[in-house]
Molecule: c-di-AMP riboswitch aptamer (ydaO/yuaA leader)
Organism: soil metagenome
This record gives sequence, structure tokens and C1' cells, in this order.
RNA sequence: GGCCGAAUAAAUUCAGCGGAGGACCCAAUCCUUUGGGGUGAAUUCCGGCGAUGCCGGAAAGGAUAUCCCUUAAUCCUAACCCGUCAGCUAACUCCGCAGGCGUCUAAGGGAAGA
Repeated sequence: GGCCGAAUAAAUUCAGCGGAGGACCCAAUCCUUUGGGGUGAAUUCCGGCGAUGCCGGAAAGGAUAUCCCUUAAUCCUAACCCGUCAGCUAACUCCGCAGGCGUCUAAGGGAAGA
């Protein structure tokens, strides 16, 4: 003095941020154990191996101290949940506001402020 993250603020029942379900229309013309789906950046492909996992590489995605964008540099690509079931989706309904850390990379442009 902060970082990742929606995960903050206030004090009675509020505000703000975030997620899911859920019509017409549209989409799909398929799916129904090779189950399917959700939160999240955390996926895909190729090769190898002692093979439902591990290693290497490539692409794609994400993070790095006033705020935003671009480029480079460095690093990350987990974990969990629903329970046979969900496209989008107005009204409406339901849910979360945790947890973990140890940051102080550079240049250019813009904004704001003095």
C1' cells in the first nucleotide's frame, strides 16, 4: 500500500455487484449412457509414455499498483456443483456477496486531476 475474485457499502429488513431457472417469436431437425448441463480465464489440437493420468509442444483464453487501450516481457490454464433435467427468453421465481494471497514489469497513446 495492495493483488486474484461478483464477493462491496450502510445500519435494522436498504443499496450496489454477480449468477441460475423461466413464454410468444426465433433457433434447433436434433437429442434421449458414448448421458446432459452450470459457475469459472482455466479449453482445443498434435506427439510421447509406465496410459481415463502424466510429460512436451502449438493455438486459444486469463493475470501482473491512479483509470482505459495497444505492444512487449513474465506467469497461470484449476477447482467445484446439479442429478437424468434446463436453447434463447418479457413478466415472474430462486440463489451468492466467499475464499485465497504477497504485489511494487516496461514503453507508447488517451482520460482525469493539480